This is a predicted structure of a 74-nucleotide RNA (transfer RNA) from Gomphillus americanus. Its mean pLDDT, the model's own confidence on a scale to 100, is 81. Rfam family: tRNA. The family's RNA type in Rfam is transfer RNA. It is recorded under the gene name trnF-gaa. The sequence is in RNAcentral, with records from ENA.

């Protein structure tokens, strides 16, 4: 150098061959409950979907390009 996957919430991951309001579990807070913790229940909090472009009425989802990981081939 050349190819082939991946990058989504603090962390592990989904989003279906087919583009249509971005979930879930851990994780935090608040309530409930306990003598009080802790564990559990119910609620909430958290994303510029890795950048930037381009198609589209509408993009994690398609195109290119760039970053970066990782694999394979010289």
């Nucleotide at each position: 150098g050349c190819u082939c996957a991946g990058a989504u919430a603090a962390c592990u991951c989904a989003a279906u061959u087919a583009g249509g309001u971005a979930g879930a579990g851990u994780g935090c807070a608040a309530u409930a409950g306990u003598g009080a913790a802790g564990g559990u229940a119910u609620u909430g909090c958290g994303g510029u979907u890795a950048u930037a472009a381009g198609u589209u009425c509408g993009a994690a989802u398609c195109u290119u390009a760039u970053u970066u990981u990782g694999g394979g081939c010289a």